RNA sequence: UCGUGCUAGACGGGGAACUGGCGGUGCCCUGUACCCGCAAUCCGCCAUAGCGGGGUUGAAUUCCCCCCCGAGGGUUGACUUGUCCGAUACUGCCGGGUUCAAACGGUGUUGAAGACCGGGUCCUGCGCGGCAGGAGCCUUCGAACCCCGUCAGGUCCGGGAGGAAGCAGCGGUAAGGAGUCACUCCUGGGCGCCGUGGGAGCGCCUGGUCGGAGCUGGGUGUUCCCGGUAAGGCGGGUGGAGCGAUUCGACGGGGGGUGCACGA
Numbered sequence: 001u002c003g004u005g006c007u008a009g010a011c012g013g014g015g016a017a018c019u020g021g022c023g024g025u026g027c028c029c030u031g032u033a034c035c036c037g038c039a040a041u042c043c044g045c046c047a048u049a050g051c052g053g054g055g056u057u058g059a060a061u062u063c064c065c066c067c068c069c070g071a072g073g074g075u076u077g078a079c080u081u082g083u084c085c086g087a088u089a090c091u092g093c094c095g096g097g098u099u100c101a102a103a104c105g106g107u108g109u110u111g112a113a114g115a116c117c118g119g120g121u122c123c124u125g126c127g128c129g130g131c132a133g134g135a136g137c138c139u140u141c142g143a144a145c146c147c148c149g150u151c152a153g154g155u156c157c158g159g160g161a162g163g164a165a166g167c168a169g170c171g172g173u174a175a176g177g178a179g180u181c182a183c184u185c186c187u188g189g190g191c192g193c194c195g196u197g198g199g200a201g202c203g204c205c206u207g208g209u210c211g212g213a214g215c216u217g218g219g220u221g222u223u224c225c226c227g228g229u230a231a232g233g234c235g236g237g238u239g240g241a242g243c244g245a246u247u248c249g250a251c252g253g254g255g256g257g258u259g260c261a262c263g264a
Base pairs, nucleotide, nucleotide: 001264002263003262004261005260006259009057010056011055012030013029014028015027020046021045022044023043024042034054035053036052037051038050063257064256065255066254067253068252072248073247074246075245076244077243079242080241081240082238083237084236085235086234090232091231092229093228094227095226096225097224100221101220104217105216106215107214114210115209116208117207118206119205120204121203122199123198124197125196126195127194128192129191131188132187133186134185135184136183138179139178140177141176147172148171149170150169155164156163157162
């Protein structure tokens, strides 16, 4: 150095919890790395720390130790943040008012503020006008007879002369029908740049007298107040998230270490 056969060892690991402590079953992470029995109101052990039985592998890519990496878990923080609940107008925001300052705009000696007088707009009485309706007036139609005038024919009285009543027709009218510009009267009204009284009077429009220089608008900033709003801030809860500290740490990587026997 090579071959053969054995043995120690290995045949998943880790975290939290439980435990005097160790391991297991159960939970979680990683991951696929023997079998059977026991086991969370637990099962078995004792720092040589699962017990009992069986199987495979076996001196090294596989066993042991150290270092690095680091999935994942635990603890923690007057840190950052999420979420839920609560109280509160502290800050902010919205609205209204107010104090002060500066600048700007409108208007004013063709007369500001202020005071006084008057008129209109508003309500109402009367008058006038107009509108609507009706009536009258006017025109026309319109009576077999019981309306008028004239009354042919015919009828009646008379000796005669003459007279009388009177239908139709014609003319005209009454009641009534139709129409109508103007005119007259009656009635009516959320009709009126009309007249005349009374009333009301906040506002708006307008005329005048006194007066003699201001009046007024919005926004910006500022002082204070009122009302509202729970967005922020404040307090608390949470199996939340991030970051930090610490702790344990799989898989993986690197390095080192470790038997026996026989034969060549």